[in-house]
């Protein structure tokens, strides 16, 4: 320099256009003499940024920014 994926909760992901989820951790209850485990419940992120289409984006399009690879 030119492609290709890939950025969503602390952590590993799902979610391809209308409700933001899961499993692990986390906090509270319960169980226990106590821990652990087992149940319950809960608390937590507006989707890497700024434009765009669009009645309506995490889903699409553009452009940064960030990481992985590939090819010169």
């Nucleotide at each position: 320099c030119g492609g290709u994926c890939c950025g969503u909760a602390g952590c590993u992901c799902a979610g391809c256009g209308g409700g933001a989820g899961a499993g692990c951790g986390c906090u509270c209850g319960u169980u226990u003499g106590a821990c652990a485990g087992g149940c319950g419940a809960g608390a937590g992120g507006g989707c890497g940024g700024a434009g765009g289409u669009u009645c309506g984006a995490u889903c699409c399009c553009u452009c940064c920014c960030g990481g992985a690879c590939c090819g010169a």
Transfer RNA from a Nannocystaceae bacterium, 72 nucleotides, folded computationally. RNAcentral holds the sequence, with entries from ENA. Rfam family: tRNA. Rfam describes the family as follows. Transfer RNA (tRNA) molecules are approximately 80 nucleotides in length. Model confidence (mean pLDDT): 83 of 100.